The prediction has a mean pLDDT of 82. The RNA shown here (small-subunit ribosomal RNA) has 1396 nucleotides and comes from an uncultured bacterium.
RNA sequence: AGAGUUUGAUCCUGGCUCAGGACGAACGCUGGCGGCGUGCUUAAUACAUGCAAGUCGACGAUUUUUUAAUUAGCAAUAGUUAAAAAAGAGUGGCGCACGGGUGAGUAACACGUAGAUAAUCUACCCUCAGGACUGACAUAAUGUCGAGAAAUCGGCACUAAUAUCAGAUGAAAUAAUAUCCCGGCAUCGGAGAUAUUAUCAAAGUUUUUAACGCCUGAAGAUGAGUCUGCGUUCCAUUAGGUAGUUGGCGGAUUAACAGCCCACCAAGCCGACGAUGGAUAGCUGGUCUGAGAGGAUGAUCAGCCACACUGGAACUGAGACACGGUCCAGACUCCUACGGGAGGCAGCAGUAAGGAAUAUUGCUCAAUGGGAGAAAUCCUGAAGCAGCAACGCCGCGUGGAGGAUGAAGGGUUUUUAACUUGUAAACUCCUGUAAAGAAGGAAAAAAUUCCCAUUAGAUGGGAAAUGAUGGUACUUCUGGAGUAAGCCCCGGCUAACUACGUGCCAGCAGCCGCGGUAAUACGUAGGGGGCAAGCGUUGUCCGGAUUUACUGGGUGUAAAGGGUGCUCAGGCGGAUUUGUAAGUCAGAGGUGAAAUCUCACAGCUUAACUGUGAAACUGCCUUUGAUACUGCAAGCCUAGAGUAUGGAAGAGAGUGAUGGAAUAUCUGGUGUAGCAGUGAAAUGCGUAGAUAUCAGAUAGAACACCAAUGGCGAAGGCAGUCACUUGGUCCAUAACUGACGCUAAAGCACGAAAGCGUGGGUAGCAAACAGGGAUUAGAUACCCCUGGUAGUCCACGCCCUAAACGAUGAAUACUAGAUGUUGGCUUGGCAUGAAGUCAGUAUCUGAGCUAACGCAUUAAGUAUUCCACCUGGGAAGUACGAUCGCAAGGUUGAAACUCAAAGGAAUUGACGGGGGCCCGCACAAGCAGUGGAGCAUGUGGUUUAAUUCGAUGCAACGCGAAGAACCUUACCUAGGCUUGAAAUGCAGAUUAAAACAGAGGAAAAUCUGUGUGUAGCAAUACGAAUCUGUACAGAUGCUGCAUGGCUGUCGUCAGCUCGUGCCGUGAGGUGUUGGGUUAAGUCCCGCAACGAGCGCAACCCCUGUCCUUAGUUGCCAUCGAGUAAUGUCGGGCACUCUAAGGAGACUGCCUACGCAAGUAGUGAGGAAGGUGGGGAUGACGUCAAGUCCGCAUGGCUCUUACGCCUAGGGCAACACACGUGCUACGAUGGCAACUACAAAGGGCUGCAAUACCGCAAGGUGGAGCCAAUCCCUAAAAAGUUGUCUCAGUUCGGAUUGGAGUCUGCAACUCGACUCCAUGAAGUUGGAAUUGCUAGUAAUCGCGCAUCAGAACGGCGCGGUGAAUACGUUCCCGGGCCUUGCACACACCGCCCGUCA
Repeated sequence: AGAGUUUGAUCCUGGCUCAGGACGAACGCUGGCGGCGUGCUUAAUACAUGCAAGUCGACGAUUUUUUAAUUAGCAAUAGUUAAAAAAGAGUGGCGCACGGGUGAGUAACACGUAGAUAAUCUACCCUCAGGACUGACAUAAUGUCGAGAAAUCGGCACUAAUAUCAGAUGAAAUAAUAUCCCGGCAUCGGAGAUAUUAUCAAAGUUUUUAACGCCUGAAGAUGAGUCUGCGUUCCAUUAGGUAGUUGGCGGAUUAACAGCCCACCAAGCCGACGAUGGAUAGCUGGUCUGAGAGGAUGAUCAGCCACACUGGAACUGAGACACGGUCCAGACUCCUACGGGAGGCAGCAGUAAGGAAUAUUGCUCAAUGGGAGAAAUCCUGAAGCAGCAACGCCGCGUGGAGGAUGAAGGGUUUUUAACUUGUAAACUCCUGUAAAGAAGGAAAAAAUUCCCAUUAGAUGGGAAAUGAUGGUACUUCUGGAGUAAGCCCCGGCUAACUACGUGCCAGCAGCCGCGGUAAUACGUAGGGGGCAAGCGUUGUCCGGAUUUACUGGGUGUAAAGGGUGCUCAGGCGGAUUUGUAAGUCAGAGGUGAAAUCUCACAGCUUAACUGUGAAACUGCCUUUGAUACUGCAAGCCUAGAGUAUGGAAGAGAGUGAUGGAAUAUCUGGUGUAGCAGUGAAAUGCGUAGAUAUCAGAUAGAACACCAAUGGCGAAGGCAGUCACUUGGUCCAUAACUGACGCUAAAGCACGAAAGCGUGGGUAGCAAACAGGGAUUAGAUACCCCUGGUAGUCCACGCCCUAAACGAUGAAUACUAGAUGUUGGCUUGGCAUGAAGUCAGUAUCUGAGCUAACGCAUUAAGUAUUCCACCUGGGAAGUACGAUCGCAAGGUUGAAACUCAAAGGAAUUGACGGGGGCCCGCACAAGCAGUGGAGCAUGUGGUUUAAUUCGAUGCAACGCGAAGAACCUUACCUAGGCUUGAAAUGCAGAUUAAAACAGAGGAAAAUCUGUGUGUAGCAAUACGAAUCUGUACAGAUGCUGCAUGGCUGUCGUCAGCUCGUGCCGUGAGGUGUUGGGUUAAGUCCCGCAACGAGCGCAACCCCUGUCCUUAGUUGCCAUCGAGUAAUGUCGGGCACUCUAAGGAGACUGCCUACGCAAGUAGUGAGGAAGGUGGGGAUGACGUCAAGUCCGCAUGGCUCUUACGCCUAGGGCAACACACGUGCUACGAUGGCAACUACAAAGGGCUGCAAUACCGCAAGGUGGAGCCAAUCCCUAAAAAGUUGUCUCAGUUCGGAUUGGAGUCUGCAACUCGACUCCAUGAAGUUGGAAUUGCUAGUAAUCGCGCAUCAGAACGGCGCGGUGAAUACGUUCCCGGGCCUUGCACACACCGCCCGUCA
């Protein structure tokens, strides 16, 4: 000292939360020792038991003991007297008013502080002065009688005193009167004087030259009473309170003043500077916190107050209205013989109760202090000690040094070998506190007392005795590492990380938040971090929080300027002079208790703790000075303010009068078919004559043009014209007044619209209401038509609120400019213009300010004064109360509860049924389709033992699958196997294995037989195999949301970024925007940008032209040969072609336009012209897009099965729905016959010719070909000819029957093809929807991959070969700029209300 949390990110505002310190604490886990402190915060609840206040011989009596004397007696013994000691009662004295407890009450002179007492008292104590004479009556105790259960009480009789009473004496006392003196502070004061009168005293005891007491007066000290200034919580949703109330006169009362009390008189007194009322509370020194200012608090210690079961009262006394006294009343408890009595722990212990919670029914008066006493001494739960409690603070210990085989063991992780526990241990060498045992053993103690000396008090010397704590502290010895560590935390804040378990469950959490199968956040473990005899949690206070802001905040938009003005109080106030000295400043004095805090020193081994001293206590009072500023008093001035005089503008206000246009209605005329209305319509009006138009009449309301960014007003607001009345403002002059000013709570007044009351008025408009028409799923609405009341208008009276806004209170001064405009004045000029100045009203911009936006001489700048208002969001401007109002409602104005945000400004995106520009078969213009039929194929659904799985908007659905009869195959049923069908290794055993044949079975299995490797003579070795066991294999099982790789999509769209610089507090911006241009972020120009990268383009392939090279299997022009015919042959390589390499196209040239880039042209040239056509090529990224069933792979799961083998079945099912295709519905056609022209591919498990057979599919057969050679191979549409003649047909071919062919172990489920027969639907397809811009669409056939066989699908090839594009308004998708936004999971968003 800060940090976390609002957002995609940013800055700000703003709340919430955390880190710190503290505690009379409590709870959880744990716990070795000592010192010093502290310990019912709750029930001022109730209390059993014990103790907490007694003491003293002044007094009489009694009892007991001892001694002495004496009497009786021989004695024991008994009695009497005297003395001493003791005891328990009594009279009497002093004390019991202290000490101790508690905080209920109290908001008060209760407390604190400073004063006053000239308004008072004070026992004991100290000092001074004086005094103590003479008498007397009783009474308790006791005795006796009596009452009562008891407590207790009564009658009679006796007695004493330092008890009580009477008389005498008595002044310096008290009171009164008179005269005088001194002083002061108003009343007055005087321990001033004199005189007179009146009144009041005393106690004795004893050891008797003495001591202690007694009485009177004065003074001191101490203590107390009373009074006063100032300070002392919250609520105004408590605003008025008060009759003894305020004062006076006279009395009563008191120690004393006083309405303290009483009689009379007056009507005062308190209050916004907060009375009265309510709530809460003992106050203070201090304590905690804080940098401080402050805030909170008032345990322990100390001062004061109050209280003592609750309420009231007095008595005694120096002192009480009395904690352990009295009386009365009440509640409660106890005793009782029912008649009546007793009691008061908020003293110390202790009990019950309450509560989260707080101790022993301990020891001692040794010390300190108190009471009594002459003293000894007694009493003292005050106090000193001990006990209990980690409740707090402080100190110490649980060992120290070395020690790497980094031991064993454990644990954990894992890449399977490491890591960690960990110098930790073991081991070696040491130390020795505490605990335990033993020995010694304190200080705290010196007074009192006694003796001696001196002595006025008193002091000095000596002697004896006294310790609860305590045999404690402390010292020494023994002892021996031995007996002593936990708690919390580890996602960020905040130091510290992994594994397993769990799977939005269990749980955590101070805030943000974590957990939905890979959780560093839950639980456990390992490891780590922090503190440590404690550690955490909870609660409370301060801090951080400048988040109530005095120090030290704000109000345009975040919460916040009152709707506006006037004004009393209050606050503030121009220049100058003098005085004063209240504020202010300085000096001095008093006080500010001690303790505490701070500093220094000192004492306990240290520290806590304690002692001594200093400083401090920031305050209050008194006094002496100073006089700059403020105040006060008195003067003076004119710059503020006002007045006067002369001008000026204006929808400023009120009243009255008046004008034209329009509208409506009425009357009359002209005139004919529409009018009106809407997005579009309809209802409606109109041939019974509307709308339109002309003339006249009536009514009410509002004032076009001028008109403006303009004017006036305090604001609300103000608009035809004229008149009257009236407010304010501006300019000029500088004549007058002389600070008269500013602000303004309360108060008063004004205050749009709507609304209310009474009465008018009502043309138009028009809530409500009504009828109708539209819209719509509905439409009790919006829109339209027709009506229409309140209202709108006027008068009077209320209401008092608005986004009453400039969301900006009023006033004054200062601080760069520019440009308009309104009203004055001045100058020069003379004519408009121009310049200056004052007062307004606007726009732009600088400094400055601001979170930014923005404001910027009309401030949101710089300053001053005053007022108002704000303190997280919601609940809520709500409730209650008060007040105003006729009402509606207004003003004032909370809380419980709930959230961690709510909010402002700006940024980037996305989005908009916002805008601008542009593109695309996107629309439009066209062509052909799909959607209807039948079939094929895929999907959904259903079904099933199984119908394996995946793909699901575009971007799944002839998709994975370039081909399911078995296999494939992953599914189902059934039969089998378990180191396994395939892989690698180890250990052991065995000797065959393979192949063939047979049995057996549905097959897989299983069984039997034959058979037997290499080297070596052999033993044996090697190879191979089988079996057993063990590591392991295996999985198309799950997770594509754990992944790699690959792919789709936006999109072949033109975009996506970076470095440096610059701008911005920042997110970000700029660059990349702008003006043009392009297919293109393509290029050019401009520009705080300059450059660069990935994309675009180009480079690559095919195709279109030419050239060169090379000619076999290709070609054949020329020459020759040959044939019925054919490049058939010789020959040739010119052409075609093949396949290698080059050329060519670049807006290069011309014209026009343009700055350029570039664009345009039937331009030139050219095979090709503006990227020539096509392909490959896919930026940053998006969709948790698709795929774990291609492959790879983390994790999880199965392991005689979720693995493997086998047979059969299924993937082919079928009320239905959808997608993609094929074939058609016919004449541009079908059928029949004849005839022509391709390209590109494939071929040895192959393609297969000629030939023959079959109607055909095909069969027989096998020339040729490993291919520019042979074969597949017939191209088809087209062309020519014929026929059919518009029909469900010579269209169409489904379906079904029969007969076959081919492939293949096998064609039933479930293949393709052929022939004969059969001949369904269908006559061009609803809403909707797809493709295509040229060699394209459409149409025609050919080939290939997969493949034993099985395409209407897929991939290729060529043939024939169109139509249309005005154009970019609209639909869809996309790009750029801009704008709005409360969205950011980003419009499939967010979010409001109702209902459940």